[in-house]
Molecule: SAM riboswitch aptamer (S box leader)
Organism: uncultured Bacteroidia bacterium
RNA sequence: AAAUUAUCAAGAGAUGGUGAGAGAACAGGCUCUAUGACCCAUCGGCAACCUGUCUAAUACACAAGGUGCCAAUUCCUGCUCUUUAACAAGAGAAAGAUAAUUU
Numbered sequence: 001a002a003a004u005u006a007u008c009a010a011g012a013g014a015u016g017g018u019g020a021g022a023g024a025a026c027a028g029g030c031u032c033u034a035u036g037a038c039c040c041a042u043c044g045g046c047a048a049c050c051u052g053u054c055u056a057a058u059a060c061a062c063a064a065g066g067u068g069c070c071a072a073u074u075c076c077u078g079c080u081c082u083u084u085a086a087c088a089a090g091a092g093a094a095a096g097a098u099a100a101u102u103u
Base pairs, nucleotide, nucleotide: 001103002102003101004100005099006098007097008096013043014042015041016040017039021032022031023030026078027077028076029075044070045069046068049066050065051063052062053061074095079092080091081090082089083088
């Protein structure tokens, strides 16, 4: 980097540094942001995919070693289908993220 599978409506922030944009990419919307966002570091926390313990068990439970995550549903929409007079609503896909396995 690619492929496959699973999940994505819940959950979890302080301090310091930096200093202007940020929310994956493009477009539209909306939001966050000099009362300092985003990012980085430290500490803290959430969760439980892999892992460990337990077990008859691949169940349940517990732990938290490897990852991951800690504004907003993956912030919403974009494509298809259904419902609707319309607004809009619902389902699915695509794209993306994370984990595990394989190449």